A computed fold for a 72-nucleotide RNA from Patescibacteria group bacterium UBA661, annotated as transfer RNA.
Lineage of the source: Bacteria > Bacteria candidate phyla.
The sequence was found in a public genome assembly.
The coordinates come from a structure-prediction model, not an experiment, and the mean pLDDT is 83.
RNA sequence: UCCGCGGUAGCUCAGUGGUAGAGCAGGUCGCUGUUAACGACUUGGUCGUAGGUUCGAAUCCUACCCGCGGAG
Numbered sequence: 001u002c003c004g005c006g007g008u009a010g011c012u013c014a015g016u017g018g019u020a021g022a023g024c025a026g027g028u029c030g031c032u033g034u035u036a037a038c039g040a041c042u043u044g045g046u047c048g049u050a051g052g053u054u055c056g057a058a059u060c061c062u063a064c065c066c067g068c069g070g071a072g
Base pairs, nucleotide, nucleotide: 001071002070003069004068005067006066007065010024011023012022013021018055026042027041028040029039030038048064049063050062051061052060
């Protein structure tokens, strides 16, 4: 320098154009002698950055940044 994959909640990851989600973690409550476990409810997001396409973008296109792998 080139190619591929990835970047979404505190963590691990879904979501391939039409309301951003799950599990774990956190909070409140229930259960009990207490803790744990279990159950119910619940908080939490500039979707890496900047543009573009579109009525509408996490999703499609371009450039850039970061991580991993490969080629030279």